[in-house]
Context: one part of a larger RNA
Molecule: small-subunit ribosomal RNA, 5' domain
Organism: uncultured prokaryote
RNA sequence: GAUUGAACGCUGGCGGCAGGCUUAACACGUGCAAGUCGAGCGAUGAGGGUACUGCUUGCAGUAUCUGAUUAGCGGCGGACGGGUGAGUAAUGCGUAGGAAUCUGCCUUGGAGUGGGGGACAACAUGGGGAAACUCAUGCUAAUACCGCAUACGCCCUACGGGGGAAAGCGGGGGAUCUUCGGACCUCGCUAUCAGAUGAGCCUAUGUUAGAUUAGCUAGUUGGCGGGGUAAAAGCCCACCAAGGCGACGAUCUAUAGCUGGUUUGAGAGUACGACCAGCCACACUGGGACUGAGACACGGCCCAGACUCCUACGGGAGGCAGCAGUGGGGAAUAUUGGACAAUGGGGGAAACCCUGAUCCAGCAAUGCCGCGUGUGUGAAGAAGGCUUUCGGGUUGUAAAGCACUUUCAGUUGGGAGGAAAAGUAGCAGUUUAAUACGCUGUUGCCCUGACGUUACCUACAGAAGAAGCACCGGCUAACUCUGUGCCAGCAGCCGCGGUAAUACAGAGGGUGCGAGCGUUAAUC
Numbered sequence: 001g002a003u004u005g006a007a008c009g010c011u012g013g014c015g016g017c018a019g020g021c022u023u024a025a026c027a028c029g030u031g032c033a034a035g036u037c038g039a040g041c042g043a044u045g046a047g048g049g050u051a052c053u054g055c056u057u058g059c060a061g062u063a064u065c066u067g068a069u070u071a072g073c074g075g076c077g078g079a080c081g082g083g084u085g086a087g088u089a090a091u092g093c094g095u096a097g098g099a100a101u102c103u104g105c106c107u108u109g110g111a112g113u114g115g116g117g118g119a120c121a122a123c124a125u126g127g128g129g130a131a132a133c134u135c136a137u138g139c140u141a142a143u144a145c146c147g148c149a150u151a152c153g154c155c156c157u158a159c160g161g162g163g164g165a166a167a168g169c170g171g172g173g174g175a176u177c178u179u180c181g182g183a184c185c186u187c188g189c190u191a192u193c194a195g196a197u198g199a200g201c202c203u204a205u206g207u208u209a210g211a212u213u214a215g216c217u218a219g220u221u222g223g224c225g226g227g228g229u230a231a232a233a234g235c236c237c238a239c240c241a242a243g244g245c246g247a248c249g250a251u252c253u254a255u256a257g258c259u260g261g262u263u264u265g266a267g268a269g270u271a272c273g274a275c276c277a278g279c280c281a282c283a284c285u286g287g288g289a290c291u292g293a294g295a296c297a298c299g300g301c302c303c304a305g306a307c308u309c310c311u312a313c314g315g316g317a318g319g320c321a322g323c324a325g326u327g328g329g330g331a332a333u334a335u336u337g338g339a340c341a342a343u344g345g346g347g348g349a350a351a352c353c354c355u356g357a358u359c360c361a362g363c364a365a366u367g368c369c370g371c372g373u374g375u376g377u378g379a380a381g382a383a384g385g386c387u388u389u390c391g392g393g394u395u396g397u398a399a400a401g402c403a404c405u406u407u408c409a410g411u412u413g414g415g416a417g418g419a420a421a422a423g424u425a426g427c428a429g430u431u432u433a434a435u436a437c438g439c440u441g442u443u444g445c446c447c448u449g450a451c452g453u454u455a456c457c458u459a460c461a462g463a464a465g466a467a468g469c470a471c472c473g474g475c476u477a478a479c480u481c482u483g484u485g486c487c488a489g490c491a492g493c494c495g496c497g498g499u500a501a502u503a504c505a506g507a508g509g510g511u512g513c514g515a516g517c518g519u520u521a522a523u524c
Stems, first nucleotide, its partner, number of pairs: 001524004006520005013371006020363001021329001026327003030324003035076003040073002043069002047066009083282003092207007101199002106195002109192001111190002114148001116146002123138006154163003170186003176183002208254003215245003220242004225237003257279004261272002264269001284305005307318004335361001337360003343357001344355004374404004384395004408465001410460002413457002418451001423445008468513005473494003479508005489496002
């Protein structure tokens, strides 16, 4: 000199953009952060419409349509998104390769969808329990579950042969057929080829310090056989052999998430890894599997432990390293805010619902950037202050005065863009047997903004509301007076202070930076 996720002291006008628990991976009250689908299913039903019946003439019942739904069965999603960096020195990461694999949703191609069955919730009844919850019996549906048939292609054997599927539902109605169920179209389901995406695995190489850590290793190293996995493999097991690693640093110990990058530097290098992005690991601590395309699963399950809470003492409940917020620790780090309007994600045919992701707002000069705190004129060089050799000098055009301007803040009125979709109607194209439906394009209409009193523009008034901090011996820009008297004190280094201190304290003056300025800490 540059830099910072900074802190502290004094001071403080506005805006834009960014960042904001570096410490206790310490403990957490409360609210929210993952739901959705009635176009899979059985139920339940407030309300509304229509028809019929009864009659008390505006009520009741029945049927049907519409609309809705707490709970339940079922599907998809809760493996993404969000957080943190404890562990990890290599099961990680970076780079370059590889073969023995899987991949829901998506895209493309082609094929099939025949015929049956039995349950379990909900519900009803009964029982146990303080509660959490739970037991028994009975009834029932499905795109839930289980057989049978079939098998182009698929898998295993490869000579025969063997193995494995399914589910239907909803919408449209102009023409044709119709057994009045449908055929047709759309979405889904089953097996399968290919692609895309994602994931798992292997190899090489690089990746902190210590030798005051020199030997380490028995599933250890390799083979045969078997098991196991989606898949190679001591991954696991039986047997056999005795290997494998190591001064090119094994093993052990300490420290640490890695990278793109950031900081500084002319570079070489050095230090670091906040924010953003990629990968990894973790989810109170330890262990385990289940489900699933995918987890050994942050807001799932089971067991053990510590802690907290409820209890009728028999037994139960919980997990903020999600967003806010609280206590604690600390020099130190924010609101228990708004909205799904946009972008994206989940579900759904869609409308739409959910989304503390996200977009916004709030707080603090934390940083960077921009703007303002007036402009011109004004010598009697006023008064006052300070100083003086008492003549003066200086503060100083500074002020006052005169003439202007109105950025920003304030008040008034106007006012973009972030909005395109979706919906609806028409037209055209595509598909089709088809003018339906669906898809694509286009046109018209309608509708959607948290921010928001938006940005921006206009008008109004008045210099009006807006300057400090550090330093002045040398390094280092900037000097005098008074007080003090090796005292009080200063200090980054050299060093000042013991009666004329430009070095302490105050004052006047000056210098530097400026909504900041200094100090401390840290890196180059």